[in-house]
RNA sequence: CUUUGCUCAGAGCAAACUCUCCGAAAGGAGGGGGCGCAGAGCCACGGGACUACAUCCGCAACAGGAUAUGUCCGCCGGGCCGCCAGA
Numbered sequence: 001c002u003u004u005g006c007u008c009a010g011a012g013c014a015a016a017c018u019c020u021c022c023g024a025a026a027g028g029a030g031g032g033g034g035c036g037c038a039g040a041g042c043c044a045c046g047g048g049a050c051u052a053c054a055u056c057c058g059c060a061a062c063a064g065g066a067u068a069u070g071u072c073c074g075c076c077g078g079g080c081c082g083c084c085a086g087a
Base pairs, nucleotide, nucleotide: 002087003086004085005084012037013036017032018031019030020029021028022027035074041080042079043078045077046076047075048072049071050070055066056065057064
């Protein structure tokens, strides 16, 4: 440097559920919790998914519909950085 995650060490993260707070919502932050994770570290860049305050359409008014500029990196891909070990 390449490749692999069978083996070793020390660590790390934290699903569901739950409590408090933030948010219109999706969702997020913190505490508990621990299903899992070798990138479950970071970046919404491509696809995908979720939501719809505002806006637009619609209606007598409700209802209803469209829409990401919002969210998810623990959906897939890509980019960046990185621990240990084997070959």
Predicted 3D model of an 87-nucleotide RNA (c-di-GMP-I riboswitch aptamer) from a Candidatus Manganitrophaceae bacterium.
The sequence was found by an Rfam model in a public genome assembly.